Overview
A computed fold for an 88-nucleotide RNA, annotated as c-di-GMP-I riboswitch aptamer. The sequence was found by an Rfam model in a public genome assembly. Rfam family: c-di-GMP-I riboswitch aptamer. Rfam describes the family as follows. GEMM was predicted in a large-scale screen for bacterial structured RNA regulatory elements.
RNA sequence: GGAUUAUAUGGGCAAAACUGUUGAAAAGCAGAUGACGCAAAGCUAGAGGGACUAAAUCCCGGGAGGGACAUGUCAGCCAGCUGCAGGG
Numbered sequence: 001g002g003a004u005u006a007u008a009u010g011g012g013c014a015a016a017a018c019u020g021u022u023g024a025a026a027a028g029c030a031g032a033u034g035a036c037g038c039a040a041a042g043c044u045a046g047a048g049g050g051a052c053u054a055a056a057u058c059c060c061g062g063g064a065g066g067g068a069c070a071u072g073u074c075a076g077c078c079a080g081c082u083g084c085a086g087g088g
Stems, first nucleotide, its partner, number of pairs: 012038002018031005036076001042081003048078002050074003057068004
């Protein structure tokens, strides 16, 4: 220097639930906690696939209502990019 990540060290991240707040929702943000998990749980949703939601719009309907749809959301689904300490 390259490849690798079974075990261990120091440190790192933080699910659910709760409170507040934004939002039509999915979900986001903040708080006090918490410890489901993570060796990329770092970054990319402005363009690879997938998942969630359906305000607006369109369609059906006499109406109530139903259906389609991402331009919304998810990086802790896969993927892509980058990468720390230590051990072997």